[in-house]
Context: one part of a larger RNA
RNA sequence: UGACGGGGGCCCGCACAAGCGGUGGAGCAUGUGGUUUAAUUCGAAGCAACGCGAAGAACCUUACCUGGGCUUGACAUAUUGGUGCAAGACCUGGAGACAGAUCCCUCCUUCGGGACGCCAUUACAGGUGCUGCAUGGCUGUCGUCAGCUCGUGUCGUGAGAUGUUGGGUUAAGUCCCGCAACGAGCGCAACCCCUUCUCUUUGUUGCCAUCAGGUAAUGCUGGGGACUCUAAGAGGAUUGCCGGCGAUAAGCCGGAGGAAGGUGGGGAUGACGUCAAGUCAUCAUGGCCCUUACGUCCAGGGCUACACACGUGCUACAAUGGCCGGCACAGAGGGCUGCAAGACCGCGAGGUCAAGCCAAUCCCAAAAAGCCGGUCUAAGUUCGGAUUGGAGUCUGCAACUCGACUCCAUGAAGUUGGAAUCGCUAGUAAUCGCGGAUCAGCUACGCCGCGGUGAAUACGUUCCCGGGCCUUGUACA
Numbered sequence: 001u002g003a004c005g006g007g008g009g010c011c012c013g014c015a016c017a018a019g020c021g022g023u024g025g026a027g028c029a030u031g032u033g034g035u036u037u038a039a040u041u042c043g044a045a046g047c048a049a050c051g052c053g054a055a056g057a058a059c060c061u062u063a064c065c066u067g068g069g070c071u072u073g074a075c076a077u078a079u080u081g082g083u084g085c086a087a088g089a090c091c092u093g094g095a096g097a098c099a100g101a102u103c104c105c106u107c108c109u110u111c112g113g114g115a116c117g118c119c120a121u122u123a124c125a126g127g128u129g130c131u132g133c134a135u136g137g138c139u140g141u142c143g144u145c146a147g148c149u150c151g152u153g154u155c156g157u158g159a160g161a162u163g164u165u166g167g168g169u170u171a172a173g174u175c176c177c178g179c180a181a182c183g184a185g186c187g188c189a190a191c192c193c194c195u196u197c198u199c200u201u202u203g204u205u206g207c208c209a210u211c212a213g214g215u216a217a218u219g220c221u222g223g224g225g226a227c228u229c230u231a232a233g234a235g236g237a238u239u240g241c242c243g244g245c246g247a248u249a250a251g252c253c254g255g256a257g258g259a260a261g262g263u264g265g266g267g268a269u270g271a272c273g274u275c276a277a278g279u280c281a282u283c284a285u286g287g288c289c290c291u292u293a294c295g296u297c298c299a300g301g302g303c304u305a306c307a308c309a310c311g312u313g314c315u316a317c318a319a320u321g322g323c324c325g326g327c328a329c330a331g332a333g334g335g336c337u338g339c340a341a342g343a344c345c346g347c348g349a350g351g352u353c354a355a356g357c358c359a360a361u362c363c364c365a366a367a368a369a370g371c372c373g374g375u376c377u378a379a380g381u382u383c384g385g386a387u388u389g390g391a392g393u394c395u396g397c398a399a400c401u402c403g404a405c406u407c408c409a410u411g412a413a414g415u416u417g418g419a420a421u422c423g424c425u426a427g428u429a430a431u432c433g434c435g436g437a438u439c440a441g442c443u444a445c446g447c448c449g450c451g452g453u454g455a456a457u458a459c460g461u462u463c464c465c466g467g468g469c470c471u472u473g474u475a476c477a
Base pairs, nucleotide, nucleotide: 001477002476003474004473005472007471008470009469010468011467012466013465015461016460019424020423021422022421023420026315027314028313029312030311031310032309033308034306035305042053043052064301065300066299067298068297069296070295073124077123078122080120081119082118083117084116088103089102091100092099093098106115107114108113126290127289129288130287131286135284136283137279138278139277140275142273147186148185149184150183151182152181153162154161155160166177167176168175192267193266194265195264197235198234199233200232201231203229207224208223211222212221213220241255242254243253244252245251317417321376322375323374324373325372326371327370333364334363335362338357339356342353343352344351345350383414388409389408390407391406392405393404394403430453431452432451433450434449435448436447
């Protein structure tokens, strides 16, 4: 100087407390351990691995296994020699890779050759093989915590100290005051984006108050720019005003006005560093290793196994509910090998025909919870839907291993969950549906977004956990 303490002081955080909803019990989905296996490819390991890499494992992917092939190679560049093809079509063998046969059969040229391809040759290619403890890059985490440092000066023999400590204050090393310090940098804040209010401009594909026309009905038509909205610009909030407290300061409390008040709400943004944290399997890369194989092509299988254990979720156990009928109200997205209205067929998944739309125009599109009416009456039930049998639809070369969906039948466990444990402080939790990426299809109940309905509680900081500052002890570095 740090680190540590079941030392002290001060202060924060859904850290506890107060409250609401869960997990832990059930069934299923998914990831992991373990076991099994020819293989169940590899990585991730307390928080910070375990719906994680994977925003799509039937083939492909694919890295694994079994078997069948190739060896300048599936891919790149170059050398030398030879040759004129190659691609494509069809036939035969084969699981295919591949092999054989037939058809087809180059271009430019100064005739030396060149372009392109094939065969042979040599350099080399290739490796998701090892080392993340050789590395770059990227990332997680402490933590959006308020810290981490430097120059000069001063003090100390020196390590180092001071500044950065102290009194207040703040979300903040934020600001004020004091002070052997005076300044500065990286962080904080602000500048950026979205959202909340107003104005100006813009009016088509959006809008419709007034006027006119028209319809069974609809901004449907003429028209209009008022309104909503679109998307560009501007304004607006700065403790600016008033009162009190405070040291006359920084600031704190209350009030007014205001759409918004003291960082208005949300996002992006992550200091010096820590964990030899993670990644050699995104990529790049040193070293090592393989080179008729640890490379490469193909078929099939596996990654989907199943006594079991754990994590994360979904659906439930019901009446604040289930079922049936009727009636409403979003936002944000996506659409050309695409989204598909409508009509017809089918109980349905879906099929046939097909308008419109490269989309503020058309479509996906039905929002659901909700409201109104009816029914069920406490029951393993009209709760719950696992499992299984049968019949189908769709995608795709192909749904056996191993797809999703539909219909009929079947109707399991489950009556609110031990010890323990998680999330959340407001448009939040809870609850309800909608969209998108990936994608032929999908094991999505995942992930990332969007809106609808919409709470309860916080006395307080003694205690648990994590963190910041000062101080103290130390046989630790």
Small-subunit ribosomal RNA, 3' major domain from an uncultured bacterium, 477 nucleotides, folded computationally. It matches the Rfam family "Bacterial small subunit ribosomal RNA".